[in-house]
Context: one part of a larger RNA
RNA sequence: GCCUACGAGUUACUGUCACUGGCGAGGUUAAGGACUUUGAAGUCCGCAGCCGGAGCGAAAGCGAGUCUGAAUAGGGCGCAUAGUCAGUGGGAGUAGACGCGAAACUUUGUGAUCUACCCUUGGUCAGGAUGAAGUGGGGGUAACACCCCAUGGAGGUCCGAACUAGUAAACGUUGAAAAGUUUUUGGAUGAACUGAGGGUAGGGGUGAAAGGCUAAUCAAACUGAGAAAUAGCUCGUACUCCCCGAAAUGCCUUUAGGGGCAGCGUGGAAGUUAAGUUUAAUAGAGGUAGAGCUACCAAUAGGACUAGGGGGAGUCACAUCCUACCAAAUCCUGAUGAACUCCGAAUGCUAUUAAAUAUAUUCCGCAGAGAGGGCAUGGGUGCUAAGGUCCGUGUCCGAGAGGGAAAGAACCCAGACCAACAGCUAAGGUCCCAAAAUCUACACUAAGUUGAACUAAGGUGGUCCAGUUGCUUUGACAGCCAGGAUGUUUGCUUGGAAGCAGCAAUUCAUUUAAAGAGUGCGUAACAGCUCACUGGUCGAGCGACAGGGCAUCAAUAAUAAUCGGGCAUUAAGUGUAGUACCGAAGCUUUGGAUAGUAGUAAUACUGUGGUAGGGGAGCAUUCUAUUCAGCGGAGAAGUCGUCUGGUAAUGGACGGUGGAGCGGAUAGAAAAGCAAAUGUAGGC
Numbered sequence: 001g002c003c004u005a006c007g008a009g010u011u012a013c014u015g016u017c018a019c020u021g022g023c024g025a026g027g028u029u030a031a032g033g034a035c036u037u038u039g040a041a042g043u044c045c046g047c048a049g050c051c052g053g054a055g056c057g058a059a060a061g062c063g064a065g066u067c068u069g070a071a072u073a074g075g076g077c078g079c080a081u082a083g084u085c086a087g088u089g090g091g092a093g094u095a096g097a098c099g100c101g102a103a104a105c106u107u108u109g110u111g112a113u114c115u116a117c118c119c120u121u122g123g124u125c126a127g128g129a130u131g132a133a134g135u136g137g138g139g140g141u142a143a144c145a146c147c148c149c150a151u152g153g154a155g156g157u158c159c160g161a162a163c164u165a166g167u168a169a170a171c172g173u174u175g176a177a178a179a180g181u182u183u184u185u186g187g188a189u190g191a192a193c194u195g196a197g198g199g200u201a202g203g204g205g206u207g208a209a210a211g212g213c214u215a216a217u218c219a220a221a222c223u224g225a226g227a228a229a230u231a232g233c234u235c236g237u238a239c240u241c242c243c244c245g246a247a248a249u250g251c252c253u254u255u256a257g258g259g260g261c262a263g264c265g266u267g268g269a270a271g272u273u274a275a276g277u278u279u280a281a282u283a284g285a286g287g288u289a290g291a292g293c294u295a296c297c298a299a300u301a302g303g304a305c306u307a308g309g310g311g312g313a314g315u316c317a318c319a320u321c322c323u324a325c326c327a328a329a330u331c332c333u334g335a336u337g338a339a340c341u342c343c344g345a346a347u348g349c350u351a352u353u354a355a356a357u358a359u360a361u362u363c364c365g366c367a368g369a370g371a372g373g374g375c376a377u378g379g380g381u382g383c384u385a386a387g388g389u390c391c392g393u394g395u396c397c398g399a400g401a402g403g404g405a406a407a408g409a410a411c412c413c414a415g416a417c418c419a420a421c422a423g424c425u426a427a428g429g430u431c432c433c434a435a436a437a438u439c440u441a442c443a444c445u446a447a448g449u450u451g452a453a454c455u456a457a458g459g460u461g462g463u464c465c466a467g468u469u470g471c472u473u474u475g476a477c478a479g480c481c482a483g484g485a486u487g488u489u490u491g492c493u494u495g496g497a498a499g500c501a502g503c504a505a506u507u508c509a510u511u512u513a514a515a516g517a518g519u520g521c522g523u524a525a526c527a528g529c530u531c532a533c534u535g536g537u538c539g540a541g542c543g544a545c546a547g548g549g550c551a552u553c554a555a556u557a558a559u560a561a562u563c564g565g566g567c568a569u570u571a572a573g574u575g576u577a578g579u580a581c582c583g584a585a586g587c588u589u590u591g592g593a594u595a596g597u598a599g600u601a602a603u604a605c606u607g608u609g610g611u612a613g614g615g616g617a618g619c620a621u622u623c624u625a626u627u628c629a630g631c632g633g634a635g636a637a638g639u640c641g642u643c644u645g646g647u648a649a650u651g652g653a654c655g656g657u658g659g660a661g662c663g664g665a666u667a668g669a670a671a672a673g674c675a676a677a678u679g680u681a682g683g684c
Stems, first nucleotide, its partner, number of pairs: 001684006011095004016090008026051003032045005055062002065077004098236002101233001105226003109222002116200009125190001127159003130155001134151006163187003168183004202218001204214003239618006249262005264368001265366006275359001276357009290343001291341002297337002301333004306327001308326002310323004372397010402413003417592004422588003428582003431566003437579001439578006450568002458553003462550004467545005479537005485510003490504003516531001520529002593608006619673001621670008630662002638657008
């Protein structure tokens, strides 16, 4: 992992609601007893009790009323509407209460054969090294001290086996082993190691102290019991079909992943009646979007004018004067605001009327839900960040399949009752993968831009389009040839300044076809080159400006690349216009099933996606009662196969196997249906 078997809303009592039945202003017996009789019994007694038949008040009490109250007022609760006893079902409460699951708590006991420490009594430690004290001899001292040589054999001394420990690494890690093996390493006469016997016990022990150890278990051992502890938590919860079908919100909550009430679902009942919804018209309330602000409040740029202030001038102090400074009020121009408004929509809301439609409301039973999410849009928050977060409105996913977007919960199209080898379309597509145009017409793009989504500020004499404006056969623009002068080296400055460091200027004048007191390069300064400007040559268009289309650079991500791929260039790219076709569970056609409404019916019309959940109708299993005076060795159950009925759960027939029991109908009762629970047991 698979197969088989087992495996989870039960039972008792007490309320409640619905349905069925009995009796009914009444209903009903309990324990117990009698009889008939042995059955899942029936009939009759038994009037104890219970519910109802009257309520109100704290009570005395009064009573269809009563309480409050001074009240004959008002108000509260009542009267004017039948109950009760059983059965069945839904749901609730109390019980283990749908099943499995804690960590823990209390208590009775069992453990120191592991291990920690202690007590008693034993045992063990190859070999080698070092050489303390003391002693002897010699030296030495006044005497000690002290020195030397021997001797001696101390030590939590040294090296290193046994023994003990477990340092480092490798291996092992479904192991040889639930802690090991190999190599390596520490201690190895000591606080050493070790045998046997004994002691300390669970909030206790023991601990050279690591929360270590206390029998492979330790921040409180193990075993039994309380005990089916509790679990607002996780997981699981078993046959079929039909009808309807949610919520993830508000308020409160020692509440936030749980609940209560309301909202939203479903089933039943009721009755006013049209109260619901949509559209149109009419009448309203309102201060949003927008707009505006010499209409208020607040803020605000420039200017004018002008208080006040700063600065300066002024013969001490004033007066007075100036001001490219700051600036109130006022004026002009411009202009902002969620908490500004002289104004002011659309939509939405309310009411009335009309039309269409068929909801709506109340009560009762049963829920689920109270983690929502994406997109579009109006906002808050955030960075006008987030697949962010918090509200409003709508929609979809949730609970929605189908087609498109390569692939995708919510983007586009479209809401799946069943069947069909019928047709038409939507979004989106039509070269091939791959259904349908290598369609028609006109343009653009040269970047494979592009052909998905996404590209920016800022650049580009890439190219196309449509403009405005200027020059041009009296010859433009570009190129080439020639000129580009004189007063003058203008004045000043300067070491120098001559068109060309800098400053000034009335940058003037002359000769000219034209030529600046000079556009740039250049020199120390000159020189030199060049430009503006002019003539010639040439012979037809040439400039400037702003705008639009498509391109281009900017352009950078992690395994080589890619539009889904192949590939595509007068496209299979982009733009405009058009025709045809393809394309879905949409629509249509044909047949069938089912629900509701209308109808006597025939039939017609409208429906039939669906999670949580509500309601309805059935199938199968085991047992019981009655019945079929059922079936069965001429072959029951079970099992294997084939055929067949039913929308399904499932039913039937036949054949094989099997070898002794089993079924149909109608009722009843349940140990009543498995794919999941890291489910339990067995097998493979």